[in-house]
RNA sequence: CAUCCUGAAUGCAGUCGUUCCCAUAUAGGUCCGGGAAUUCGGCCCGGACGUCUCUACCCGGCCACCGUGAAUGGCCAGACUAUGGGAGGUAAAAAACCAUGG
Numbered sequence: 001c002a003u004c005c006u007g008a009a010u011g012c013a014g015u016c017g018u019u020c021c022c023a024u025a026u027a028g029g030u031c032c033g034g035g036a037a038u039u040c041g042g043c044c045c046g047g048a049c050g051u052c053u054c055u056a057c058c059c060g061g062c063c064a065c066c067g068u069g070a071a072u073g074g075c076c077a078g079a080c081u082a083u084g085g086g087a088g089g090u091a092a093a094a095a096a097c098c099a100u101g102g
Stems, first nucleotide, its partner, number of pairs: 001011003004007001019087007026056001029049007041066002050057001058078001060076005089097001
């Protein structure tokens, strides 16, 4: 908004919430200061940059690297947050199948 059987009604549309999916952001990244560990180790604190952007900026594993010093590197997998969009499944009209609700 419509309908009438005028109801805690029915239907359509919209909005909000939940779940899932897609997209964008950012690379779960970079730089700096202070501290810490030392091949059974490789971490902690603070700051800055990065987003038409709030927040976050780590965890685990694998490989390498560093011969005791001060420095890690590469790869794989895993989110949250912000914003926009989509959705009751499956390539397929139907069937079948799956899922959900009663």
The RNA shown here (Purine riboswitch aptamer) has 102 nucleotides and comes from a Bacillota bacterium.
Rfam family: Purine riboswitch aptamer. Its Rfam clan is "Purine riboswitches". A reference for the family is Batey et al. (2004), "Structure of a natural guanine-responsive riboswitch complexed with the metabolite hypoxanthine", Nature. About the family: Riboswitches are metabolite binding domains within certain messenger RNAs that serve as precision sensors for their corresponding targets.
Lineage of the source: Bacteria > Bacillati > Bacillota.
Its mean pLDDT, the model's own confidence on a scale to 100, is 77.